[in-house]
Context: one part of a larger RNA
Order: sequence, then C1' cells, then structure tokens
RNA sequence: CUGGGCGUAAAGAGUUGCGUAGGCGACCUGCCAAGUUUCUACUUAAAGGCUGAGGCUCAACCUCGGAAAUGGUAGAAAAACUGGCAGGAUUGAGAAUGGGAGAGGUAGUUGGAAUUCCCGGUGUAGGAGUGAAAUCCGUAGAUAUCGGGAGGAACACCAAUGGCGAAGGCAGACUACUGGCCCAUUUCUGACGCUGAGGCACGAAAGCGUGGGGAGCGAACGGGAUUAGAUACCCCGGUAGUCCACGCCGUAAACGAUGGAUGCUAGCUGUGGGAGGUAUCGACCCCUUCCGUAGCGAAGCUAACGCGUUAAGCAUCCCGCCUGGGGAGUACGGUCGCAAGAUUAAAACUC
Repeated sequence: CUGGGCGUAAAGAGUUGCGUAGGCGACCUGCCAAGUUUCUACUUAAAGGCUGAGGCUCAACCUCGGAAAUGGUAGAAAAACUGGCAGGAUUGAGAAUGGGAGAGGUAGUUGGAAUUCCCGGUGUAGGAGUGAAAUCCGUAGAUAUCGGGAGGAACACCAAUGGCGAAGGCAGACUACUGGCCCAUUUCUGACGCUGAGGCACGAAAGCGUGGGGAGCGAACGGGAUUAGAUACCCCGGUAGUCCACGCCGUAAACGAUGGAUGCUAGCUGUGGGAGGUAUCGACCCCUUCCGUAGCGAAGCUAACGCGUUAAGCAUCCCGCCUGGGGAGUACGGUCGCAAGAUUAAAACUC
C1' cells in the first nucleotide's frame, strides 16, 4: 500500500456560483507504439533457500552441479484496450428561434388594517392583569367612544400537502433594472464534458464598529407575585437589540441529520409549469409526453426503522469525511477578527 464505511450507530465540508492544479471522460476511421502483452540477449556477486549427486559410520555440517525467481538494460514482434496525433459524425454539452410560469435578486414609489403616542369632543369611576392577586394606570378625568394628527414596524384574506432560488433564504401593490429555469423546433457549434485539493464569492439569527431611527416586542435590569428559597416559570415596567445605510463577524438541529455528475431498474395516486393529441362551435373532461413537487408501493437494499425512477436499489467517475468513550472540538502554535471569537488541531492521563 491493500480494508470496511458515512439518513438515525463515528463519519457528507453551510452552499453552490466562478473554477486553478489534478483525477476521470461518449461514437467512427487511420497512423504512432508511451502504458500493455509476447519473444531473444545480457545482467540481477558469493553465501543462504529449492533441487540432483557426493564427503565425514548417519544426521546436523560440508563440497560440486543445476534450476528458479524478481527487477533492470538493449533489440524484435502484436495493436484489442488506455494514451498520443490526424480526420469525421452528433446522441453529451453549449448556442439560436418561438413560447411560458414564478414571494428569484437590487433600487425606487405607494396603500390599507392594527398597536402606541399627541390634540380636541362626548362621558364617569373605574381600568388593566391573574389560578387568585398585587405592583401599575385613573377624579390633575383614565378605560370606553367619535374626529384630527404623528411615527415606526409588519403585510390579514388570497395561501396550498403551492411557487422561486445554489444554499442561506424569498410574501401588501406598482415601476425600473436584472439572474436562473421549463417547454417546443432540431437551425447552428462539434466532446467544447464531469468532478474539483487549494483559491475567490455568497452565507439565518445573535454579536461588533460608525451614523440614523425607535411604534410594538423585548435579553439585561427594577418592581409585584409564587415558593422552604425562586438569581425562574406568571404579572407591571423596561435598556441594548429588533428597523435603515455602510463596514465586520462566518457560525447553526446551516437538516432530507442523505456531496456532485451520468446511465439503468414495476407501477398507482395527488399537485405545480409546458407541449402534442382526442373531443368540442369553443373551453372543460380524457389520453400521451417533458420538467418539478408530494403520498403509497414491485424488485432490490437495510441491523432494524425505513428507502424505493426525487433510492438509502444496480453500476461508473471525482471530491470531502470516519476509525472505541472521556480528556476535547480543548491546550499549544499558525491563520483570520476591532472584539466576541472562528478555523486548523494534539498529548499526558483514564475507563
């Protein structure tokens, strides 16, 4: 080196976009002969091992001969496979044309409901809260109700078992700019592909920096209760924060706890998007097909649970990761960060 694994036992990196090096790569024809296979020559010291014979009375031991073995060098031959070169083709990949759906992204404009606060009117003794209370608000006029105003945040119904996005995630309406996807045609290019160590980019919430904003909610904190206590659960308040701009942080039960790509292997049912057919005056219905998203299930797989054309089935390629529990995702060192910390990552010892 060779092993077995990674949904739940240890193990899929948060994510793909871009994608370097590298690894791997569909069809046909010709050539080359690097890999590959065969043959020949030389070499691969002796001793040892194997084998044939011999010498010590045998053996151990010793002597002589032989074969083998692996690698190397040189030459010759073969051309299926891998590789290289050249040529060709179109199914992989991409492009074009014509359609389509969508909370995909960014920026701007705008709407109504509700909460809170302010002003004014009506009106009077309660309101709020709880298991019950109290703190709290209210005769300086609250709660309720009507009118007006301010401001911030979030968008009821539609709404779905629905849609979009690489993931994180995305929802009032409108406008502008913009990314991706699907279907049909099979017009063009002609393997241009897959994966991807490092690297760049993105990345919920919380947190950090500077400046704004601040309605509601609300860590911390104060008070009232509960309780043996109550640094809680319940109640009354309430700062940071939650919101915006710019810059950091780089983590999560970042989950489908399931890496990506390609091909193959029964079906049934629902649903979203497209195309074709049938039917019809037309639409619906119905049938076929492609893409997505769910439920159930053949074969098969699985320790079981379960998975099952969206595989955890059958295979191939590439990457990441695991190797008993604790110590420990810690220490030290390195890198990154303003910090919080993140990342990389042990050992002693112990069971």